Context: one part of a larger RNA
Formats: sequence, C1' cells, structure tokens
RNA sequence: GAACGAACGCUGGCGGCAUGGCUAAGACAUGCAAGUCGAACGAACCAUUUUGAAGAGUAAUCGGACAUUUGGUGAGUGGCGAAAGGGUGAGGAAUAAAUAGGUACGUACCAUUAGCUUCGGAAUAGCUCAUCGAAAGGUGAGGUAAUACCGGAUAAUACCGAAAGGUCAAAGAUUUAUCGGCUAUUGAGCGGCCUAUUUCCUAUCAGCUAGUUGGUGAGGUAAUGGCUCACCAAGGCGACGACGGGUAGCGGGACUGAGAGGUUGGCCCGCCACAUCGGGACUGAGACACUGCCCGGACCUCCACGGAGGGCUGCAGUAACGAAUAUUGGGCAAUGGGCGAAAGCCUGACCCAGCAAUGCCGCGUGUAGGAUGAAGCCCCUCGGGGUGUAAACUACUUUCAGGGACUAGAAAGCUACGGCUGAUCAAUCCCAGAAGAAGUCACGGCUAACUUCGUGCCAGCAGCCGCGGUAAUACGAAGGUGGCAAGCGUUGUUC
Repeated sequence: GAACGAACGCUGGCGGCAUGGCUAAGACAUGCAAGUCGAACGAACCAUUUUGAAGAGUAAUCGGACAUUUGGUGAGUGGCGAAAGGGUGAGGAAUAAAUAGGUACGUACCAUUAGCUUCGGAAUAGCUCAUCGAAAGGUGAGGUAAUACCGGAUAAUACCGAAAGGUCAAAGAUUUAUCGGCUAUUGAGCGGCCUAUUUCCUAUCAGCUAGUUGGUGAGGUAAUGGCUCACCAAGGCGACGACGGGUAGCGGGACUGAGAGGUUGGCCCGCCACAUCGGGACUGAGACACUGCCCGGACCUCCACGGAGGGCUGCAGUAACGAAUAUUGGGCAAUGGGCGAAAGCCUGACCCAGCAAUGCCGCGUGUAGGAUGAAGCCCCUCGGGGUGUAAACUACUUUCAGGGACUAGAAAGCUACGGCUGAUCAAUCCCAGAAGAAGUCACGGCUAACUUCGUGCCAGCAGCCGCGGUAAUACGAAGGUGGCAAGCGUUGUUC
C1' cells in the first nucleotide's frame, strides 16, 4: 500500500446492488418448511335433478320410502412423489477431492423401435357390532372394492443352455378424444465400481501387517474384487518416509504480488460427508433415508406409575456463548419442483419486503455575483495580519428527501370466452421553498499540515526514533492548517 463474512470509538442525508452466528455439529418454546390424484377403488355424509311407494284424508292435499342426476367434503385402500429441493462442515489425510483414462454394471420419470394387453380366484382397510386402555393405541366377530394381492393361459429378436429343450408378463379408466399397463431394443441424462498422478505438519513416530499378500473353488452383489468363507502357498508395505501422532472438508476460485510465489476456500457453482450419539436393516428404480422404521446411550416432555412421546446442522424465532452477525414479515405474480388429463393444490425452493454505513458504486448537502475586506474569534513588532468571497446582500436553480396526479412495464398464463390473475417494484407529469442534509483523523522526523495559552519528568503522548524537569510546533485547550469524506480513525488477520 492492498484486502476483509470483521469488531470497537466518534459521526451519519438519499438510492442501487451485494453481504450478514466466523464462537457452542451446545440446548431448543411456538408456527410453518411434502404433498397430490375422485379420469385407480368401495363406502359414508352434505347439497342438488327426476320419479314419486306405504300411510293419512271424501277430495284438494299432506307425506316422503326405494331408485336416480350433478356437484362437493374430511378419512380409508391404491398410485406417484417423499433419495429432489433446503442446511451444516462434525468426521475424514483417503473408502475423499481434482485431472486423465477404463468397464465387470444399474437406471423410476423422458425419448426411439417392435410386439402384447387373455381367463379366473381368494382376501383386506374403510364400515357395523362388541370390548381393553388415563393416553398413545389396540383386540375379537361380521361383511365390501380396486390400476392392491394371487393363480392359469399365451411367449420372442428376452433369460438359461453347446444344442435339443426349458423359463418369464400385464390393469384398467373414460367425456370414445385419449390416458394408461406388460415384455424387449436403442438412446439421453444420472449413478455404481476400477486404475494412474497430485493433495498439510511431524523421525523427540522406524519398522508395520494374519484376511495380512497371492492362488484355487464356492458364496454374495446390479457388477469386479479377501467383499465373505474353505483349502493351499508365504507373502505384502517401508528413508521416493510405511506404521504412528497432530491438523484439515476438496476443487472451480478468492486475496496479495511486476512475476515467481505466499495466504485462503465466507457468499455463488461442482463433488464429498453428516442429520441428538452409536448400531441395524426394511421399503423402493434409487436410501442404509434431516422433518421414515427398529434397538441401545444421554437429555427433555406427558402420565391414572401400568406406559407413551420428542430431535431446528430447513425458514423465522428463544435463552446461552461471545468483540460480534437480521423479521416468530408478504406472495406463489415470475422462475423452478411434486402430483394431476386439466382446472388446480402444495412449495420458508424461489421472488419480494423488513433490519444493519457490513461492503462496493452513484448522488446530494446548492449555483453565479459579492469589500483593499463587516462583526466575532485568533495572532501581533500594536503599524497590522489571519479566518475570508467565507458571511451578510443580490439574482437564480430544485437533483434527492416531502406533497399530489396518472398509468405503461416486470406478463407470460388461465378461461365457464363473460372475463380473471402483481407479493413487490415503478416510468411520466405537476407543486413549494435554499429550503431538511458534515464529519473525522492528523499537524517533531518518517509524513501533507504551526502558532498562542495551560501544565512543569506531573498530568499525559507514543507505530519506530522518542517528547514532558518554566519560554513544549511531540501532553491538554483554542485559533489556524493538511488529509479523507457519509464516512473517518483504531484494533485484529493475510499478502
């Protein structure tokens, strides 16, 4: 000198764009953050259309059962999603990342191509009845549907096999337009696995290793492989640093520097890891799963003491910690995601607003004229000099802030073709009046900027050298001056 996710002191007008728990991966009250589909399914209830039985009445009429049309509602079965999106960096020095290769593999949704979509069956939730429990939640009996479940048929360019041969599937809905289902092929994107190279400090860590290193066979996996197991052999790694200890998420990048390099990895993007701590599997195309399940530990809550419930490293928010870090906000209008044929619903992703000079950038705090130069203050050799065109005064202007008018745009979409949809921001025009808007640090040398008074090795200053003991340009105040400016200075850290 530059930089910062900064903090502290003094000060503070506006706007745009960014950024904002670096400490306790310590603990969390409350609300929200993942649903959706009735065009898969049965039943219930509500409203509604049509019909109008039994019965009452002399009749008009009352009455409303059964059936039926359309729309809707919360729950249940079923499908898809919930493995994404969002958060954090604890662990991990290699089971990770980056780069370059490889293949023994998988793939829901999407696209391509070729076929198929047949005949049956048994249940179960919801529901009804009974019953146990404080609750959470169960238990028994009866009975019902499906794109839920099961069996048969069909069977190739699929699978097994050298061949002969053997084996494997499906589901319907409807407004008749379509939307689906099953098998196989190819693709895209995504993922699994393998190899090479590189990736901090430490030798006051020198030897390490028994599934250890390799082989054969088997098991297991989507798949290779000591991944696992049986048997056999005795190997494998190491001063080019094994093994051990410490520290650390990695990269694109960022800061600095002429560069080489040094330092760093916050925001944004890619990858990895984690979800109270430890372990485990289930479901599924995909998880060993942040707001799923089971077990154990710690902690917390409810309890009728028999039991039961919980997990903010999601968005806000709370106490705690700390020098220190924001609202328990608005909206799905846009972009994107899930479901749905669609309308649409959900979305603390996202878009916006709020708070903070935390940073960067822009603008303003007026413009022109105006005295041999007011007053005040300061200095003085008492003559004068400085503040200083500065003010007053005259003539103008009105950005921004303030008040009002008006309406494009951010907008595309949807539609019952009538129309509907902007949370938020805001172009343009008009009005008034210089009106509402400047500080902070320094002034001995380094280093731009000097005098007076006070103090008297005191009080104090200080980055280094050093100032202060009676004439201090170095302390404190005042006047003046210099620097930067809505900031200035200090501290911390990096180059």
This is a predicted structure of a 495-nucleotide part of an RNA (small-subunit ribosomal RNA, 5' domain) from a metagenome. RNAcentral holds the full RNA, with entries from SILVA. Rfam family: Bacterial small subunit ribosomal RNA.